A computed fold for a 1427-nucleotide RNA from an uncultured prokaryote, annotated as small-subunit ribosomal RNA. It matches the Rfam family "Bacterial small subunit ribosomal RNA".
RNA sequence: AUGAACGCUGGCGGAGUGCCUAAUACAUGCAAGUCGAGCGGCAGCGCGAGUAGUUUACUACUUGGCGGCGAGCGGCGGACGGCUGAGUAACGCGUGGGAACGUGCCCCAAAGUGAGGAAUAACUGCCCGAAAGGGUAGCUAAUGCCGCAUAUGAUCUUCGGAUUAAAGGAUUUAUCCGCUUUGGGAGCGGCCCGCGUACGAUUAGAUAGUUGGUGAGGUAAUGGCUCACCAAGUCGACGAUCGUUAACUGGUCUGAGAGGAUGAUCAGCCACACUGGAACUGAGACACGGUCCAGACUCCUACGGGAGGCAGCAGUGAGGAAUAUUGGGCAAUGGACGAAAGUCUGACCCAGCAACGCCGCGUGGAGGAUGAAGGUCGUCGGGUUGUAAAGCUCUGUCUUUGGGGACGAUAAUGACGGUACCCAAGGAGGAAGCCACGGCUAACUACGUGCCAGCAGCCGCGGUAAUACGUAGGUGGCAAGCGUUGUCCGGAUUUACUGGGCGUAAAGGAUGCGUAGGCGGAUACUUAAGUCAGAUGUGAAAAUCCCGAGCUUAACUUGGGAACUGCAUUUGAAACUGGAUAUCUAGAGUGCAGGAGAGGUAAGUGGAAUUCCUAGUGUAGCGGUGAAAUGCGUAGAGAUUAGGAAGAACACCAGUGGCGAAGGCGACUUUCUGGACCAUAACUGACGCUGAGGCAUGAAAGCGUGGGGAGCAAACAGGAUUAGAUACCCUGGUAGUCCACGCCGUAAACGAUGAAUACUAGGUGUAGGAGGUAUCGACCCCUUCUGUGCCGCAGUUAACACAAUAAGUACUCCGCCUGGGAAGUGCGGUCGCAAGAUUAAAACUCAAAGGAAUUGACGGGGGCCCGCACAAGCAGCGGAGCAUGUGGUUUAAUUCGAAACAACGCGAAGAACCUUACCUAGACUUGACAUCUCCUGAAUAGCCGGUAACUCGGCGAAGCCUUUCGGGGCAGGAAGACAGGUGGUGCAUGGUUGUCGUCAGCUCGUGUCGUGAGAUGUUGGGUUAAGUCCCGCAACGAGCGCAACCCUUAUCAUUAGUUGCUACCAUUUAGUUGAGCACUCUAAUGAGACUGCCGUGGUUAACGCGGAGGAAGGUGGGGAUGACGUCAAAUCAUCAUGCCCCUUAUGUCUAGGGCUACACACGUGCUACAAUGGUGAGUACAAAGAGACGCAAUACCGCGAGGUGGAGCAAAACUCAAAAACUCAUCCCAGUUCGGAUUGUAGGCUGAAACUCGCCUACAUGAAGCCGGAGUUGCUAGUAAUCGCGAAUCAGCAUGUCGCGGUGAAUACGUUCCCGGGCCUUGUACACACCGCCCGUCACACCAUGAGAGUCUUCAACACCCGAAGUCCGUGAGGUAACCCGUAAGGGAGCCAGCGGCCGAAGGUGGGGGCGAUGAUUGGGGUGAAG
Repeated sequence: AUGAACGCUGGCGGAGUGCCUAAUACAUGCAAGUCGAGCGGCAGCGCGAGUAGUUUACUACUUGGCGGCGAGCGGCGGACGGCUGAGUAACGCGUGGGAACGUGCCCCAAAGUGAGGAAUAACUGCCCGAAAGGGUAGCUAAUGCCGCAUAUGAUCUUCGGAUUAAAGGAUUUAUCCGCUUUGGGAGCGGCCCGCGUACGAUUAGAUAGUUGGUGAGGUAAUGGCUCACCAAGUCGACGAUCGUUAACUGGUCUGAGAGGAUGAUCAGCCACACUGGAACUGAGACACGGUCCAGACUCCUACGGGAGGCAGCAGUGAGGAAUAUUGGGCAAUGGACGAAAGUCUGACCCAGCAACGCCGCGUGGAGGAUGAAGGUCGUCGGGUUGUAAAGCUCUGUCUUUGGGGACGAUAAUGACGGUACCCAAGGAGGAAGCCACGGCUAACUACGUGCCAGCAGCCGCGGUAAUACGUAGGUGGCAAGCGUUGUCCGGAUUUACUGGGCGUAAAGGAUGCGUAGGCGGAUACUUAAGUCAGAUGUGAAAAUCCCGAGCUUAACUUGGGAACUGCAUUUGAAACUGGAUAUCUAGAGUGCAGGAGAGGUAAGUGGAAUUCCUAGUGUAGCGGUGAAAUGCGUAGAGAUUAGGAAGAACACCAGUGGCGAAGGCGACUUUCUGGACCAUAACUGACGCUGAGGCAUGAAAGCGUGGGGAGCAAACAGGAUUAGAUACCCUGGUAGUCCACGCCGUAAACGAUGAAUACUAGGUGUAGGAGGUAUCGACCCCUUCUGUGCCGCAGUUAACACAAUAAGUACUCCGCCUGGGAAGUGCGGUCGCAAGAUUAAAACUCAAAGGAAUUGACGGGGGCCCGCACAAGCAGCGGAGCAUGUGGUUUAAUUCGAAACAACGCGAAGAACCUUACCUAGACUUGACAUCUCCUGAAUAGCCGGUAACUCGGCGAAGCCUUUCGGGGCAGGAAGACAGGUGGUGCAUGGUUGUCGUCAGCUCGUGUCGUGAGAUGUUGGGUUAAGUCCCGCAACGAGCGCAACCCUUAUCAUUAGUUGCUACCAUUUAGUUGAGCACUCUAAUGAGACUGCCGUGGUUAACGCGGAGGAAGGUGGGGAUGACGUCAAAUCAUCAUGCCCCUUAUGUCUAGGGCUACACACGUGCUACAAUGGUGAGUACAAAGAGACGCAAUACCGCGAGGUGGAGCAAAACUCAAAAACUCAUCCCAGUUCGGAUUGUAGGCUGAAACUCGCCUACAUGAAGCCGGAGUUGCUAGUAAUCGCGAAUCAGCAUGUCGCGGUGAAUACGUUCCCGGGCCUUGUACACACCGCCCGUCACACCAUGAGAGUCUUCAACACCCGAAGUCCGUGAGGUAACCCGUAAGGGAGCCAGCGGCCGAAGGUGGGGGCGAUGAUUGGGGUGAAG
């Protein structure tokens, strides 16, 4: 934007539009008639006249006398108007021209219109037929028909001549309308030509009346239009022919334009009228509402035969998503006829239906806050709907009622129509919806739902907090409409003329030669095809644009102008292109002179190596691999020596060196031969470039024929490897590789870069040549041409990169591309022996596929570095018993969580009850706990009964406390708001924590670079534990991390000496006491260590190494301290918290049970297996802690655990409170004097309570276990190992946890490897990031498609047969009025029927061709859930 359709909704008016599908079939009515002033007439009507019936009246009959008029003859019209778009790819249409034509009605002009004749319909009679209709006899007229006369004129002509017209009618007698001939005009029509006007080459050849000529025929007219003869042409890659599709145009829609799409309404042209064919009439038709024939269909029928054609207007059926009334009128405009009146007109003018589109108007205006109610949201304060409503006031457009009332027609005539319009009255009364609200895109919340239901134009939304689904409130947009769907253009520079590309995104042909074609050097002259300018004609109107005008405005209508970018004719210009002529040498080529080269071809020759054969020597292995085996070898291999044979390839030279168009070419010699380069400037004089088709060449593999065959080696065999191994590795081995001839014609045939020409900074190699300088000469050096490389500026590029060998700047020609897949596939064609090559789609499917670069991550990539990571060591775990945790199982319950590292002696620093969340049983329901309201006054302690217990019942003491007198505290009762939840969601969250990791990293500002993501800084060279520091650097700085600051430990000093200490002086059993504070120690403040000093290395650096001094030396040891972030890591059961859920229960209370179960599996520990030990005895030395509901000494009792008792201590004072070590004795290698599990008995302690289910003691019992498989853990110094001690939790309960000290090692060559990490770099198709991504088969489902024995429909052509109607030709013995001859009979001319022939539609037969549909089966393709 729309001729639209669908969904929801719908007040009015104006002016428009309305079967896009079935050119499907049609009932009914209407759509083309008219003229009596052409004619004969008179069926019907009316008038008049007459007659009759009884007079007005009425009826019947007669009468063409009159108005007129059915049917008929005749004229004109019916060829216009109206409909439709089937056919048509064409001179059909558009545009511009042309010559060989016609023309009714109309206009102008000239001339004429005289005199005759014969028929025929109507009508009448008869006959046939159901009908339609027909036949026969008779009568008759004309503007019907036919002769004659005349001939201005016209036609023909042998130029003498010949031929050829007419119609009258009306009348008021003026004339008018006609008629005939001719000329001209206007308008209209026929024909011809240039140009323009779809797609397909998977349609490449087409054509026999075909192309041309001569002659004839035919036509209004040219012409193979037709025919005879002659010739063999004609069209075609500038796309013939064939196939498919389509009416064309002015215009319409869109677009900045160029274009693209379209061809409804209006206008021009064409074609068609049920389908096919044909002619007649006519001025005009091969005729929509005419004729004939054939066919299909429908209808009538008496079955013999007939009738019909809505793609006219209405209307009906059908089809379809879909398109209107069987209306009024000729009033206007126009048409036919007529002298006219007039008649006819579904053309047309109007009305009806339809929001189908366009345009205009309305559905109220002002004011109105308590910001009403209701709705909705809510943080509960309120917000929003919202001045919106109500209420108050005002107006009257539309609508309603009543009244008046046009223009359209300036006399008459109005369908529209009592319409438009005007006036009056009345009342806010009758008049708003649709879509959207995640982004694009204007507009947000609540509830419901829970990957369901659904949405969706693209991205996508929905899996329990959905602004995306559904509903509601609100909001946004448009508005009598709003959305959706279809279609077209735009955006899309996404077919690129304007205006694109081809190194890597799709795209350069494998390479050359060359045809057509395209393009083409310099000078002069000429021409005027292209080009440019002027003029003329045309480019219909409408439409478009501008300025006006008319409807109240607009839409709409209308006047003028512009425009219509085109075509044609003509005049001019001559720069450029083209044509012609002449000349030139710079392009191109030739000649003369050189050198280089794996350029090609053929023949010959050579040596090294390999294998084989023969012979000798010689003996047990050889060979092969990661390791092996198959294989070869005692029948003598391998090794070695000598001789021989064969085939293939040519080491070194050898070089991003050379040559060639590319493929490609490598020993040497010779034959034949192509090309390039340099130099010279003698010759030709544009001879050039490119190149569709075409021709030629074209690696390897492969094919055919014949040779050859040493080595190598697809296939194949064996051996290994492996889960498998149809592979990689090994041993063999055939085609093949080689030669000759012939095919194939493809490669990542690559520089992924077509060819040619010109121009545009440099630097540096290398190959060939020439010149210069210099030299005795050779070099070196300079210049230049050609080839081949690298670096690099400008420029280009999406970037990477390219950069005189361009991917730069221009120009010419060719090839190619247009999202991915399907697919370089199918079908068809061509080529090939085949393999296959070449040309080359579609259905369907996806929303991407792809390029370059960036940041990460990853790599069985690289480099550097670190860590108890490995290695070197020590001690373990894994085996036993027990403890403890987990899984599993069991159970009424075994509450819940934690799950690789980073869950598993974890939450739990301590489950007998409690804890406790679980189970069973019993209770309570405003509740065990909080706040609010009201009432009461007690609360509370004690005793008894009862219960498993809570609870319950009873007795009973005492009768509230405090206060500022309002109240408050406490307890009970009542009602409801609410409480409560260890119920769910850690994937809604806060907070906290783990981990990478105490790893050295993570970032920012400004600047710079890049189109950008980003980079730089942070990389590099060193160095460090460290992004630690130094140096360098387009970076300069900064922040969080590192380090340091903090605590502790190691040394010293000062101060202070009690509860600590004791050298000196006294004293005691005893630092016990006096005395003292030197020492130890305590605890406060300081000092000290900083690579500060020296040497050496290093860049005069950072720093490393060594040394001195020092208690301590290079962050001295240890701790606390954890960057940006990662893991949807852990925790809703610490706590907090959103949402959901429960509310006489998922809440609360009580008793008992359970969390402690036990075929089993795993983790973490303890104790051991013994002599470095056990047992007994003796004996020494800590640190750090704890203690009042507590630690508890001396003493006594007990074998002991412990008990009695209670000094001291709120602790440098008292207490807990001591060990291994060491010494002595014994045991003598064993299941033991090891080991202590298990069990029995007897006790102790705590606690209401020790059965399930605590700890300890004594006696007895005395299990497994003799050092632990694969594997695996910790630790680098006061560490590992080993030995005890303490604390928290706690009534009681530790082998656990957290601390403390004692004794006190071994080893580290080193960084190849395992693991983890850091930095740089590289590759990447990964980015939920390698636990990634992803390929193919198979199975299943669906979809489209190819092949397919065939089958079916349809189309066009060809050959033949049959041959309607009809034109034409022939014939015409039958028929025959006009004219001629004849008195007549009759004859003639002419005509007709009939018959024959050419052509000829439909039909038939036949063999082929093409499109399509379908087909058992089958091939591949696509898409699907988690196979």
The coordinates come from a structure-prediction model, not an experiment, and the mean pLDDT is 84.